[in-house]
RNA sequence: CAACGAUAAAGGUAAACCUGUCGAAAGGCAGGGACACAAAGCCAAAGGGCCUAACCACGAAAGUGAAUGGCAGCCGAGCUACCGAA
Repeated sequence: CAACGAUAAAGGUAAACCUGUCGAAAGGCAGGGACACAAAGCCAAAGGGCCUAACCACGAAAGUGAAUGGCAGCCGAGCUACCGAA
């Protein structure tokens, strides 16, 4: 340096759920709370996938289609990083 990952050390993140708040929603943020996580750090301005459908299009309506809205704790790629037993 690369790979690897302990019942190691020091720390870190925080699912569901609850409260508040923003949002049309999906979801985000803050506080509480821990199911888990060795990248559960970053990247969604273009690998795939998933969620939503305000606006828009079609429709008599019900509804259907469709991101410019989201998810990195769905997978892969890329970038960065703490520790050091085997």

The RNA shown here (c-di-GMP-I riboswitch aptamer) has 86 nucleotides and comes from Dethiosulfatibacter aminovorans DSM 17477. The organism belongs to Dethiosulfatibacter aminovorans, within Bacteria. The model forms 95% of the base pairs in the Rfam consensus. Model confidence (mean pLDDT): 89 of 100. Rfam family: c-di-GMP-I riboswitch aptamer. From the family's description: GEMM was predicted in a large-scale screen for bacterial structured RNA regulatory elements. Genes associated with GEMM are involved in a diverse array of functions, including chemotaxis regulation, signal transduction, secretion and chitin.